[in-house]
RNA sequence: UUCUUCAGGGUUGGGUGAGAUUCCCUACUGGCGGUAAAGUCCGCGACCCGAAGAUGCGUAAGGCAGCCCGGCUUGAUGGUUAUUUUGAGACGGGUAAUGGUGUCUGAGCUCUUUGGCUGACCCGGUGUGACUCCGGGACCAACAGUAAAGUCUGGAUGAAAGAAGAA
Numbered sequence: 001u002u003c004u005u006c007a008g009g010g011u012u013g014g015g016u017g018a019g020a021u022u023c024c025c026u027a028c029u030g031g032c033g034g035u036a037a038a039g040u041c042c043g044c045g046a047c048c049c050g051a052a053g054a055u056g057c058g059u060a061a062g063g064c065a066g067c068c069c070g071g072c073u074u075g076a077u078g079g080u081u082a083u084u085u086u087g088a089g090a091c092g093g094g095u096a097a098u099g100g101u102g103u104c105u106g107a108g109c110u111c112u113u114u115g116g117c118u119g120a121c122c123c124g125g126u127g128u129g130a131c132u133c134c135g136g137g138a139c140c141a142a143c144a145g146u147a148a149a150g151u152c153u154g155g156a157u158g159a160a161a162g163a164a165g166a167a
Base pairs, nucleotide, nucleotide: 001167002166003165004164005163006162013025014024015023027151028150029141030140031044032043033042034041039139040138048116049115050114051113052112053111054110056109057108061105062104063103064102065101066095067094068093069092070091072089073088074087075086076085121137122136123135124134125133143154144153145152
């Protein structure tokens, strides 16, 4: 450097109610790296909101070209009381169906880079050293849905910090 695999846990029991695993009491859970072993320290990922770039994909719609249709103008042709056939031009309209031209613009999507946003801890003990261990008491947990959700359902059979292995 490339490839492969893996990479998040949790509502127990009750109360109120028409309705709640969402409210109330109680219960339960803790991604990755660092460091004295950490949900709360430092850093990262995820979620959410942007920015720039791409030789990426691209719906609707639109532009141009092409094609088709229409009458008009004009040329040729047939013909001489007949209005035939055909070329060109500008204009107007169409380009759909199970499938159906080229090209440009294009919301959006994807990828790459990057910015923002993003929760929570103290006391005592041991020790050289712990906001990490032991004891005690606290606290925190994206968005959408729904009777208000860390635990249900969904985006997600996704993405990813990173871990392991192979070449």
This is a predicted structure of a 167-nucleotide RNA (FMN riboswitch aptamer (RFN element)) from uncultured Acetatifactor sp. The sequence is in RNAcentral, with records from MGnify. Its Rfam family is "FMN riboswitch aptamer (RFN element)". Rfam links the family to the GO term FMN binding.